RNA sequence: AGGUGGGGUAGAGGCGCGAUGGUCCAAGAGUACGUUUCCUGAGAAGUGCAUCGAUGAGGGAAGCGGAAAGGGGACGUCGCCGAAGCAGGCGCCGGCAACAGGCGCCCGGCUGGGGUUGCACCGAAGAGGUGCAAGACUGUCACGGAGGUGAGCCUGACGCCUUCGUGGAGAGCUAUCUCACUU
Numbered sequence: 001a002g003g004u005g006g007g008g009u010a011g012a013g014g015c016g017c018g019a020u021g022g023u024c025c026a027a028g029a030g031u032a033c034g035u036u037u038c039c040u041g042a043g044a045a046g047u048g049c050a051u052c053g054a055u056g057a058g059g060g061a062a063g064c065g066g067a068a069a070g071g072g073g074a075c076g077u078c079g080c081c082g083a084a085g086c087a088g089g090c091g092c093c094g095g096c097a098a099c100a101g102g103c104g105c106c107c108g109g110c111u112g113g114g115g116u117u118g119c120a121c122c123g124a125a126g127a128g129g130u131g132c133a134a135g136a137c138u139g140u141c142a143c144g145g146a147g148g149u150g151a152g153c154c155u156g157a158c159g160c161c162u163u164c165g166u167g168g169a170g171a172g173c174u175a176u177c178u179c180a181c182u183u
Base pairs, nucleotide, nucleotide: 001183002182003181004180005179006178007177008176009175010174011173014081016080017079018078019077020076022075023074024073025072033065034064035063036062037061038060039059040058043052044051047097048096049095084111085110086109088106089105090104091103092102093101112138113137116134117133118132119131120130121129122128140168141167142166143165144164145163146162147161148160149159150158
């Protein structure tokens, strides 16, 4: 000095990722609910139990009053670049049980990244999101081709730059430090 393997640190991708009880806004919703009057009359949000009910359940009409949560958007702030998301497992959550949903922990099983379209699912939703697929875009690396470049000229190898094609995956890529083995 090089090679192989391990570890640390820093960094890049870009409509990049996540959080937010910061501010504003839409939707939820003139809904739920409360109350008054009238009509009806045995049941009461999907099931069972529990509970309530002719001292009126539930429903309908009209009047007055009238939310909130979960879910979002914009801006800001914070933390970041396996950021994170999903699947799977375990546990927890409403009177109880189960479904669905939500929350927490574990887990490299899947996804490089954002977006568009279609389908399915979550959702009150024409909001927003997740998964899958399609076809483009984009970052990166490897391999192959073409062009340029280096050094006074030519050729070749090699390096670098540009471009085209194919392929890979974040367990990646770039830089740097370090450890082990080895030449």